[in-house]
RNA sequence: UUAAAAUAAAGGCAAAGCAUGGGAAACUGUGUGACGCAAAGCUAUAGGGCCUUUAAAAUGGCAGCCAGUUGCAGUA
Numbered sequence: 001u002u003a004a005a006a007u008a009a010a011g012g013c014a015a016a017g018c019a020u021g022g023g024a025a026a027c028u029g030u031g032u033g034a035c036g037c038a039a040a041g042c043u044a045u046a047g048g049g050c051c052u053u054u055a056a057a058a059u060g061g062c063a064g065c066c067a068g069u070u071g072c073a074g075u076a
Base pairs, nucleotide, nucleotide: 002076003075012037013036017032018031019030020029021028022027035064041069042068043067047066048065049062050061051060
């Protein structure tokens, strides 16, 4: 440097629920809490998909759906 995802985790993240705040809603901030995660890091008009609202739509949301991109340990 490249490849794959069989194994380990010092350190890391944190589902549901609960408390409280924001929002019309989807959803979300903080605290608590751990279901899980080797990218559960980052990216949301300008890839796909999904959710909400709407007469129809998104200029509203979702990155813990695929995807894109960067990266750690070990292995080859």

c-di-GMP-I riboswitch aptamer from Cetobacterium somerae ATCC BAA-474, 76 nucleotides, folded computationally. The RNAcentral record of the sequence draws on Rfam and Ribocentre. Taxonomically the source falls in Cetobacterium somerae (Bacteria, Fusobacteriia, Fusobacteriales, Fusobacteriaceae).